[in-house]
This is a predicted structure of a 103-nucleotide RNA (SAM riboswitch aptamer (S box leader)).
It matches the Rfam family "SAM riboswitch aptamer (S box leader)". On this family, see Grundy and Henkin, Mol Microbiol 1998: "The S box regulon: a new global transcription termination control system for methionine and cysteine biosynthesis genes in gram-positive bacteria".
Model confidence (mean pLDDT): 85 of 100.
Of the family's consensus pairs, 97% are formed in the model.
It was read from a public genome assembly, where an Rfam model found it.
Order: sequence, then structure tokens, then C1' cells
RNA sequence: CGCUUAUAGAGAAAGGCCGAGGGAAUAGACCCAAUGAAGCCUUAGCAACCUGUCACUUGACAAGGUGCUGCAUUCUACUCCGAAAAAAGGAGAAAGAUAAGCU
Repeated sequence: CGCUUAUAGAGAAAGGCCGAGGGAAUAGACCCAAUGAAGCCUUAGCAACCUGUCACUUGACAAGGUGCUGCAUUCUACUCCGAAAAAAGGAGAAAGAUAAGCU
């Protein structure tokens, strides 16, 4: 890098360094940002996939390995429902993210 499975409208920020972009990519929309973006470091926190302990109708507790701590995965794009045609709205897919496993 690729494949499989699972999950996602919940949750959780302060400080320091730095200095102009950022919200994955393309397009549009909407936002964040010199009252300091991204990145790095420290500390703190959230969650509970793997893990551990205890119980065994499947749960409770812990937090070692990851992950995460603006926004619904920020929203839309493709298909279906919706409609005379649209729009709102709804369902799904695709893509991406994270975890566990596999080649």
C1' cells in the first nucleotide's frame, strides 16, 4: 500500500514554541484563524476497539497498546424514496477516518 470486519448526530483543552493558513482529496456551500491556523512539545482529559481483572446470559471495573479532545465524518455531490417538474426531508452507496485481523 491492499483486503476483511466493526464503529460514528455522544464525549473530552489548557500552557509553551512557531508564524499563515486550516476544516482528507476535487467542486460548491458554510465556517475557524494575528484575541494566533497548521505543525511540534508538555500537562490534563474523553472514549473503551484491542488488553487485563472479576463475574459468566454476554456484564462490571481498570486504563497497558492505539485513537481522539471546533462543526453531524462541518454539509452537499452518486443511487433510491419523495414530486407533474423541482425543493425540503428520509434511506443507502461511494470516499475518507479509527480499531482489530489478514496478505